Context: one part of a larger RNA
RNA sequence: GAUAAACGCUGACAGAAUGCUUAACACAUGCAAGUCGAUGAGGAAGUUUUAGCUUGCUAAAAUGAAAUCAUGGCGGACGGGUGAGUAACGCGUAAAGAACUUACCCUUUAGACUGGGAUAACACAAGGAAACUUGUGAUAAUACUAGAUAAGUUAGAUUUAGGCAUCUAAAUCAAAUGAAAAGCUAUAUGCGCUAGAGGAGAGCUUUGCGUCCUAUUAGCUAGUUGGUAAGGUAAAGGCUUACCAAGGCGAUGAUAGGUAGCCGGCCUGAGAGGGUGAACGGCCACAAGGGGACUGAGAUACGGCCCUUACUCCUACGGGAGGCAGCAGUGGGGAAUAUUGGACAAUGGAGGAAACUCUGAUCCAGCAAUUCUGUGUGCACGAAGACGGUUUUCGGAUUGUAAAGUGCUUUUAGUUGGGAAGAAACAAAUGACGGUACCAACAGAAGAAGCGACGGCUAAAUACGUGCCAGCAGCCGCGGUAAUACGUAUGUCGCGAGCGUUAUCC
Numbered sequence: 001g002a003u004a005a006a007c008g009c010u011g012a013c014a015g016a017a018u019g020c021u022u023a024a025c026a027c028a029u030g031c032a033a034g035u036c037g038a039u040g041a042g043g044a045a046g047u048u049u050u051a052g053c054u055u056g057c058u059a060a061a062a063u064g065a066a067a068u069c070a071u072g073g074c075g076g077a078c079g080g081g082u083g084a085g086u087a088a089c090g091c092g093u094a095a096a097g098a099a100c101u102u103a104c105c106c107u108u109u110a111g112a113c114u115g116g117g118a119u120a121a122c123a124c125a126a127g128g129a130a131a132c133u134u135g136u137g138a139u140a141a142u143a144c145u146a147g148a149u150a151a152g153u154u155a156g157a158u159u160u161a162g163g164c165a166u167c168u169a170a171a172u173c174a175a176a177u178g179a180a181a182a183g184c185u186a187u188a189u190g191c192g193c194u195a196g197a198g199g200a201g202a203g204c205u206u207u208g209c210g211u212c213c214u215a216u217u218a219g220c221u222a223g224u225u226g227g228u229a230a231g232g233u234a235a236a237g238g239c240u241u242a243c244c245a246a247g248g249c250g251a252u253g254a255u256a257g258g259u260a261g262c263c264g265g266c267c268u269g270a271g272a273g274g275g276u277g278a279a280c281g282g283c284c285a286c287a288a289g290g291g292g293a294c295u296g297a298g299a300u301a302c303g304g305c306c307c308u309u310a311c312u313c314c315u316a317c318g319g320g321a322g323g324c325a326g327c328a329g330u331g332g333g334g335a336a337u338a339u340u341g342g343a344c345a346a347u348g349g350a351g352g353a354a355a356c357u358c359u360g361a362u363c364c365a366g367c368a369a370u371u372c373u374g375u376g377u378g379c380a381c382g383a384a385g386a387c388g389g390u391u392u393u394c395g396g397a398u399u400g401u402a403a404a405g406u407g408c409u410u411u412u413a414g415u416u417g418g419g420a421a422g423a424a425a426c427a428a429a430u431g432a433c434g435g436u437a438c439c440a441a442c443a444g445a446a447g448a449a450g451c452g453a454c455g456g457c458u459a460a461a462u463a464c465g466u467g468c469c470a471g472c473a474g475c476c477g478c479g480g481u482a483a484u485a486c487g488u489a490u491g492u493c494g495c496g497a498g499c500g501u502u503a504u505c506c
Base pairs, nucleotide, nucleotide: 001505002504003503005502006501007500008499009498012375013374014373015372016371017370018368019367020333025331026330027329029328030327031326034074035073036072038071039070040069041068046063047062048061049060050059051058052057053056081286082285083284090211091210092209093208094207095206096205097204100203101202102201105199106198107197108196109195110194111193113147114146115145116144122137123136124135125134126133127132152177153176154175156173157172158171159170160169161168162167183191184190185188212258213257214256219249220248221247224246225245226244227243228242229241230240231239261283262282263281264280265276266275267274268273288309289308290307291306292305311322312321313320314319339365341364342363343362347361348359349358350357351356378408379407380406381405388399389398390397391396412447414442415441416440417439418438422433450495451494452493453492454491455476456475457474461490462489463488464487465486471478472477
C1' cells in the first nucleotide's frame, strides 16, 4: 500500500459497488420453463330467438368461445448456480481438418403426385390404500406409413482439369437406394412442408509451445507401442475385437504422492518480479454418491428417464415419493456474510402470424459504515483573557476567542407545494422503480464526533494512585516509593464517520 474481511469502541446524510471465503452439510414452504386453434374432446359467461307463465324467472334451440384434458410442433442442451473433481490438449496462445456435424436464421434452385392403417384424450369395465395400471370399443391431424418422381448418396467404369500421399472437382454411363403437409390462416410480396447448393454463427477432433510442490517417489507400461483386417463413430484413431511383431515412456524427471478449476484480469512494485483468481467477461467440470443409455440438430440432460447406494417422507405393510451447488428462506457449521420483497416498464430469452403468455434472467426496492467517493456537524466579531477544571516556585501558567454575548447563513436532516427523463413500435396506449431524482417556499444554530496514541523507533507531557504488585509490550524494554512506559485526570498529537486491533499478500 491492499482486502469478498472479522472483532472492540463510536456512528449524521447521499451516491456507486460488494455481501456463506466455513459443511459440493441437510433442507419445511412458495416461486424459478413454458408456449402454440395444426388436431380431437369439452362446452362456462354473454348475446339472440321461441315457448311457458308466477312479469322476472324457467325450459329449449342457435351463436359464442373461456377453463380443462389429450395428440402433435418448437423450446425444456439457453438463461441461472457451484468449484467437488481435474496437473489434463483442462486452460492460454498459435495452427490443422484431403478426417467432420450443424435445428432455428440469411441467400438461392427445384418440388409438394396417388393411397392406407392406427392411436390418445373419451366411453364402458376391472384392479389398487395410494402412486398408478390393465382390458374392450370409437375417432382426428402439420402424428405414422405404402407407392410414384427428382436431385442426392453408395461402390464402379470412361474422359478432362487440379493438387498435398491417401486424393479433390466437373461431365457421361449403367446398377442399387432414395422426399414432402392436395397443410394453416383467410387475401397477403402471409406462415409453414420436402430435397439440393452456398453463407453466418455454433460445435467436434488433432497438433506445436506454455502451465504448482516433493527424488525422504527411479523405474513405469500387456490394449501397453506399432502393423494387418474387421467393427464402430458425424468424423481420423487400440476407440473396440481377432491375428502378428516387441515395442512405448523415463534424471530435458517417466511413474507415484500432495495441492489446485484455468485465463482476461486484480494487488504490490520504478521495473523485473512476487502474490492472487471474490465481483465482471471467456473456457472447463459438476448437479445427493456411483453407473447407464433413450429422445434429439445438439445432452450422456440441475428443476427428464432407468439401475444402484446413503438419507428423508407417505403407507391399508402389498408398495410408493423426493433431490435448493436456481431466487428467497430454515437448521447446522463458523470470527463471519442480507428480504420467504416489487415488476415484466426497460434490455434480453422461449413459444406464437399476431394479440399475447411465461421469464427469482434482468431491472428495481429492502438490510449491512463491508469498501470507495462526496457533503455536513456552522460562519464572522467577541478579553472582564469570566466561571469552572488542571497545575504551581502561590507570583502565575494553561484550557482559551474557546465559552457567554452580538450579527449572519440554512448545505444537510425536517414540513409544504410542484414534479421528470428513462417510452421505443406509423396513431393511440403502456413506468415496477416512484410522487423517487430534481425545483420552489417555510422555520430555526437549530437534530448530527468519535477513536487511538503521547520512553525511543514515532508527531505529542504533566499531576496523582500503585510499589517487580496490579499491569503494559510490535522491537528495545517499563514496574522493587519521586514511573514522561502500569491505572486515572488534565493537556497535547494523529486520523476523522470513522478510529484502533487481528489475519493474509507485496
Predicted 3D model of a 506-nucleotide part of an RNA (small-subunit ribosomal RNA, 5' domain) from an uncultured bacterium. Its mean pLDDT, the model's own confidence on a scale to 100, is 80. The RNAcentral record of the full RNA draws on ENA and SILVA.